A computed fold for an 83-nucleotide RNA from a Candidatus Rokuibacteriota bacterium, annotated as c-di-GMP-I riboswitch aptamer. Rfam family: c-di-GMP-I riboswitch aptamer. Its family is annotated with cyclic-di-GMP binding in the Gene Ontology. The model forms 95% of the base pairs in the Rfam consensus. The organism belongs to Candidatus Rokuibacteriota, within Bacteria.
[in-house]
RNA sequence: UCCCGAUAAAGGCAAACUCGCCGCGAGGCGGGGACGCAAAGCCGCGGGUCAGGCACGAACCGCCUGACAGCCGAGCUGCCGAA
Numbered sequence: 001u002c003c004c005g006a007u008a009a010a011g012g013c014a015a016a017c018u019c020g021c022c023g024c025g026a027g028g029c030g031g032g033g034a035c036g037c038a039a040a041g042c043c044g045c046g047g048g049u050c051a052g053g054c055a056c057g058a059a060c061c062g063c064c065u066g067a068c069a070g071c072c073g074a075g076c077u078g079c080c081g082a083a
Stems, first nucleotide, its partner, number of pairs: 004081002012037002017032006035070001041076002045073003048068007
């Protein structure tokens, strides 16, 4: 340095719920709050899920636009150093 992840050490993040605000909506931002997380840091590239709209007799499929990074994968970066 790389792989790896401990009943180690120092820390970090923040689910559900709730209050306020924004959005047609999925959802986002801030406060409270902790279910959990070794990348629960960044990233919308691939898959997936969700929302709005179009089309279809209706639904599915399809197309357009958007959302989710704590759904998975890929990419970038990072604290510590036992086995």